[in-house]
Notes
Predicted 3D model of a 363-nucleotide RNA (Bacterial RNase P class A) from an Alphaproteobacteria bacterium.
RNA sequence: UCAGAUGGCUGGAUGGCCGCGGCAUCUCCGGAUGUCGAGGAAAGUCCGGGCUCCACGGAGACAUGGUGCCGGGUAACGCCCGGCGGGGGCGACCCCAGGGAUAGCGCCACAGAAAACAGACCGCCCGCGCACGCCGCGGGUAAGGGUGAAACGGUGAGGUAAGAGCUCACCGCGGAUGCGGCAACGCAGACGGCACGGCAAGCCCCACCAGGAGCAAGACCGAAUAGGGGUGGCACAUGGGCCUGUCUUCGGCUCGUCGCCCGGGUUGGUCGCGCGAGGCGUCCGGUAACGGACGUCCCAGAGGAAUGGUCAUCCAUCCGCGCAAGCGGGGGACAGAACCCGGCUUACAGGCCAUCUGACGCA
Numbered sequence: 001u002c003a004g005a006u007g008g009c010u011g012g013a014u015g016g017c018c019g020c021g022g023c024a025u026c027u028c029c030g031g032a033u034g035u036c037g038a039g040g041a042a043a044g045u046c047c048g049g050g051c052u053c054c055a056c057g058g059a060g061a062c063a064u065g066g067u068g069c070c071g072g073g074u075a076a077c078g079c080c081c082g083g084c085g086g087g088g089g090c091g092a093c094c095c096c097a098g099g100g101a102u103a104g105c106g107c108c109a110c111a112g113a114a115a116a117c118a119g120a121c122c123g124c125c126c127g128c129g130c131a132c133g134c135c136g137c138g139g140g141u142a143a144g145g146g147u148g149a150a151a152c153g154g155u156g157a158g159g160u161a162a163g164a165g166c167u168c169a170c171c172g173c174g175g176a177u178g179c180g181g182c183a184a185c186g187c188a189g190a191c192g193g194c195a196c197g198g199c200a201a202g203c204c205c206c207a208c209c210a211g212g213a214g215c216a217a218g219a220c221c222g223a224a225u226a227g228g229g230g231u232g233g234c235a236c237a238u239g240g241g242c243c244u245g246u247c248u249u250c251g252g253c254u255c256g257u258c259g260c261c262c263g264g265g266u267u268g269g270u271c272g273c274g275c276g277a278g279g280c281g282u283c284c285g286g287u288a289a290c291g292g293a294c295g296u297c298c299c300a301g302a303g304g305a306a307u308g309g310u311c312a313u314c315c316a317u318c319c320g321c322g323c324a325a326g327c328g329g330g331g332g333a334c335a336g337a338a339c340c341c342g343g344c345u346u347a348c349a350g351g352c353c354a355u356c357u358g359a360c361g362c363a
Base pairs, nucleotide, nucleotide: 001359002358003357004356005355006354007353008352009351010350012314013313014312015311016310017309018308020037021036022035023034024033025032026031039334043345044344046343047342048341049340050339051214052213053212054211064210065209066208067207068206069083070082071081072080073079084098085096086095087094088093099205100204104203105202106199107198108197121145122144123141124140125139126138127137128136129135130133153171154170155169156168157167158166172194173192174191177188178187179186180185218271219270220269221268228262229261230260231259232258233257234256239255240254241253242252243251278297279296280295281294282293283292284291285290315332317330318329319328320327321326
């Protein structure tokens, strides 16, 4: 210098004028002044919690849903950190739903002789037969051929009629045991001739976790009219309605109005509602996630919803002209709180920083 990897920051700046919302103070009730006023994702609403109401005696079992290597962090998590194993990259580094396939069931397309239990299409070897051929029958074999994502260990030597873990060496696989590690796991390995294919983002098994609904949660205040309950006064009933499908008799309950009280509750108002698992700085512990101590700051609140517009100068950047200085023009990503917090995911023009890797060059 070029090409990359990882982590993080920023997301136009300053000023003038006009405008909007919350709060405080003042007010002649019109307003004035002061102060604060979006984000890293406020988004998707996918996980985990706080808070609220409902349900619930304890424990267990079952069902359903979720999580799934090990250790740690955290209020908690499916998140984060560190490690292990597997895969990719020359490398920095990146990716992985990563428990169990001897509990059981199921599946393995196409191709291929054969897809899980072993079996044999071509081939090879032996024997027999005759119509002696590119033949037929019986037997042995799995080395060679070909298919597939995957073919019942691989290579070499011995051995054999041909072959074969049949035997041996090495490799692979399984693996008593030993050593290291908290663990996942790693290293070594007696022994075993090899027996044990894959799929659990198929059912399933195992371990662990889980009550439901959500701020339109929920709490409080609450006028008039109508309606409900209680009580008192007045009125009455020789009546009406109900008590069996109909009728009769007997019996029971009930009724209208006015006053007062109580409770529910529509519209509405207040709270919930922002001091919090809070931000920033320093130091300490820890590889880290994170934790602790001290100091410091107060930082939108709300209700269908304020957070904006314009001008000037500057900044990043683009286009045109110009040798250049410069001149003219364009132009600022994604998006936008609504109970709050921790994550994840998704969107994002441009710019900046730190650490690291590879190649080339120079010293």
The model forms 94% of the base pairs in the Rfam consensus. Rfam family: Bacterial RNase P class A. From the family's description: Ribonuclease P (RNase P) is a ubiquitous endoribonuclease, found in archaea, bacteria and eukarya as well as chloroplasts and mitochondria. By type it is a ribozyme. The coordinates come from a structure-prediction model, not an experiment, and the mean pLDDT is 76. The sequence was found by an Rfam model in a public genome assembly.